[in-house]
């Protein structure tokens, strides 16, 4: 001075006038007056809890989820440290990161063969036929073709081909043998641990996928603010206790049937109890809480002190104009500054709190790391 890594923070301020919600005050009242009024993500509603109701004796199974270790937390899929594998020169970064010799299944296209192997090209044996060359001959070189074996170096397919390299060894080859990696079994040392190191023994003990089924391991009751408690209006209806029942009437008891009679009942009014709607209150914002400061931890984080009180709406208030400024941009201009422009991003609570995720115009700060130059 270029390039970039990991992270924090901002994302406007006063005045005015209208509007608007909540409190408190004041006034018979209409209204006044004071005070206070969203966010970094309030969002998506994904994950954990709080707190309310149900439900519940334990345990298996099912079903769902997490899935390297060890802290951290109320809790968690979160976050922190540390482990192992990629990627990156580096600063970092990314990872559903248990288990593929417990079983089952699946590996397009290519390709012989995609996993109890297998053999298209190729190399290599020998037998057979046949041709050329040499040779006086026996015979010996050499090329083709045939069908048997061997082989798994080499060459071709594939994302992926049954450990890699080299040397030796063989007809050709081949852990067949040897070194070195690699890779499994013991052992030892270091760590809490995940795992690293070392010695030692085995020639390899059999390819990928488990967000494919499984298998281990470990966590989960349901439903949610429309949860849920609590007061309670008309009207209708239910229950009682009292009073009318003057006149008629409907049903019923007694008695075979009418009629009269006599009892209950229906009914009408008063008071009262209860259940549910409407509607109203609460649950409702003090809270695993912001903010300083000490001390512990590497950290996530915890422990103590000391302050602060900071929306509470119910179909839903939080907003509009105007006016200064300021922060950026743009221009002039070596600079100081002049001038102009002008607040301009995502987006708004609904019981409440830890995360996670995605969105976001523009500014600030901090730490790191590379390459270049200079001192």
């Nucleotide at each position: 001075u270029g390039a970039g890594a990991g992270g924090c923070u901002u994302g406007g301020a006063c005045c005015g006038u209208c509007g608007u919600c909540u409190g408190c005050g004041g006034g018979c009242a209409a209204c006044c007056g004071c005070a206070g009024g969203a966010g970094g993500a309030a969002a998506g509603u994904c994950c954990g809890g709080a707190c309310u109701c149900c439900a519940c004796g334990g345990g298996u199974c099912a079903g769902g989820g997490u899935g390297g270790u060890u802290g951290u937390c109320a809790a968690c899929g979160g976050c922190a440290a540390c482990c192992g594998a990629c990627c990156g020169c580096g600063a970092g970064g990314u990872c559903a990161g248990g288990g593929a010799a417990a079983g089952u299944g699946c590996c397009a296209c290519a390709g012989a063969a995609a996993a109890c192997a297998a053999a298209c090209c190729g190399c290599c044996g020998g037998g057979c036929g046949g041709g050329g060359c040499c040779g006086c001959g026996a015979g010996g070189c050499u090329c083709c073709g045939c069908a048997c074996g061997g082989u798994a170096a080499g060459g071709g397919u594939g994302a992926a081909a049954c450990g890699g390299u080299g040397c030796g060894g063989u007809a050709a080859g081949a852990g067949c043998g040897c070194a070195c990696c690699g890779c499994g079994g013991g052992c030892c040392u270091g760590g809490u641990g995940a795992c690293a190191g070392g010695c030692u023994c085995g020639g390899c003990a059999g390819g990928g996928c488990a967000a494919a089924c499984c298998c281990c391991a470990c966590c989960c009751g349901g439903a949610g603010a429309a949860a849920g408690a609590c007061c309670a209006a008309a009207u209708a209806g239910g229950g009682a206790a009292g009073g009318c029942u003057c006149a008629u009437g409907g049903g019923g008891a007694c008695g075979a049937c009418c009629c009269g009679c006599u009892c209950c009942u229906c009914g009408c009014c008063u008071u009262c109890c209860g259940g549910g709607u409407a509607g109203g209150u609460c649950g409702u914002u003090c809270g695993a809480g912001g903010c300083c400061g000490a001390g512990c931890g590497c950290g996530a984080g915890c422990u103590c002190g000391g302050u602060c009180c900071u929306a509470g709406a119910g179909a839903a208030a939080g907003g509009a104009c105007g006016g200064u400024c300021u922060c950026g941009c743009c221009g002039c201009g070596c600079a100081a500054g002049c001038g102009g422009u002008c607040a301009g991003c995502c987006a708004a609570g609904a019981u409440c709190c830890g995360g996670c995720u995605u969105a976001c115009a523009g500014g600030g700060c901090c730490u790191c790391u590379c390459a270049c130059g200079c001192c």
The RNA shown here (Bacterial RNase P class A) has 375 nucleotides and comes from an uncultured Planctomycetota bacterium. Its Rfam family is "Bacterial RNase P class A". Clan: RNaseP clan. The prediction has a mean pLDDT of 77. Of the family's consensus pairs, 95% are formed in the model.